The RNA shown here (transfer RNA) has 73 nucleotides and comes from Candidatus Shapirobacteria bacterium CG_4_10_14_0_8_um_filter_39_15.

């Protein structure tokens, strides 16, 4: 270089081939519990790599970048 593949929370991830307020676990975090922890239980904060372009409507389609993997000479 050139084809392929993936990018969603601090981590792991789900979202049925475009449509309802992007859900869940786990960690963090207020309470309740407790003589203090743990543990359980109630609640809470965070997330679609960037830029643009389809479309009434994009985590999902198109393109360009970035970043990670793999493959070829």
């Nucleotide at each position: 270089g050139c084809c392929c593949c993936u990018g969603u929370a601090g981590c792991u991830u789900a979202a049925u081939u475009g449509g309802a307020u992007a859900g869940a676990g786990c960690a963090c975090u207020g309470g309740c519990c407790u003589c203090c922890g743990a543990a359980g239980c109630c609640g809470g904060u965070g997330a679609u790599g960037c830029c643009a372009g389809u479309u009434c409507g994009a985590u999902u389609c198109u393109g360009g970048c970035c970043a990670a993997g793999g493959g070829u000479a």
Rfam family: tRNA.